Molecule: transfer RNA
Organism: Paraburkholderia caffeinitolerans
């Protein structure tokens, strides 16, 4: 130099075109003498970034950045 793959909630991760999800974790109320634990409810996302196709884009297609592999 070349060449693939990742990038979504505080964390681990789905989500392959009709526009955002669990799990853990936070916070509050229940319940306890109090923690803990269960039970409920509540928040929280410029989906890395900038363009383009598209009525419509997490999602396709170019470029760019960061991180990880390989090759040389």
């Nucleotide at each position: 130099g070349c060449g693939g793959g990742c990038u979504u909630a505080g964390u681990u991760c789905a989500g392959u075109g009709g526009a955002a999800g669990a799990a853990c974790g936070a916070c509050a109320g229940c319940c306890u003498u109090c923690c803990a634990a269960g039970c409920u409810g509540u928040a929280u996302g410029u989906c890395a970034u900038c363009g383009g196709u598209u009525c419509g884009a997490u999602c396709c297609c170019g470029a760019u950045a960061g991180c990880c592999c390989g090759c040389u």